[in-house]
This is a predicted structure of a 75-nucleotide RNA (c-di-GMP-I-GGC riboswitch aptamer) from a Candidatus Melainabacteria bacterium.
RNA sequence: ACUGACAAAGGCAAACCACAAGGAAUUGUGGGACGCAAAACCACAGGCCCAAAAAGGGCAGCUGGGUUACCAAAA
Numbered sequence: 001a002c003u004g005a006c007a008a009a010g011g012c013a014a015a016c017c018a019c020a021a022g023g024a025a026u027u028g029u030g031g032g033a034c035g036c037a038a039a040a041c042c043a044c045a046g047g048c049c050c051a052a053a054a055a056g057g058g059c060a061g062c063u064g065g066g067u068u069a070c071c072a073a074a075a
Stems, first nucleotide, its partner, number of pairs: 003072002011036002016031006034061001040067003044064003047059004
C1' cells in the first nucleotide's frame, strides 16, 4: 500500500416514539437499536422522492465517483 478477523479500543444509528422546523419530500434534538469498516464528508454521474408542471427542494443508510479517517490478525 492493499485487505478486513466470530479480534480489541473507540464510533455511528434503521424502524418506531416525543418535541420542533417545513406546503411536502424530509430535517434537527432526545429516546431507541435494525444494522454499519467509512452508515464520516461532498448532490459530480445515474437513480428515487416532493412539487399540477416548472422554478426549486430532498435522499450520502440506493449504486458509482471524489476527499479524509480509527484499529491491525491472516494472506

The model forms 95% of the base pairs in the Rfam consensus.
The sequence was found by an Rfam model in a public genome assembly.
Rfam family: c-di-GMP-I-GGC riboswitch aptamer. Gene Ontology term of the family: cyclic-di-GMP binding.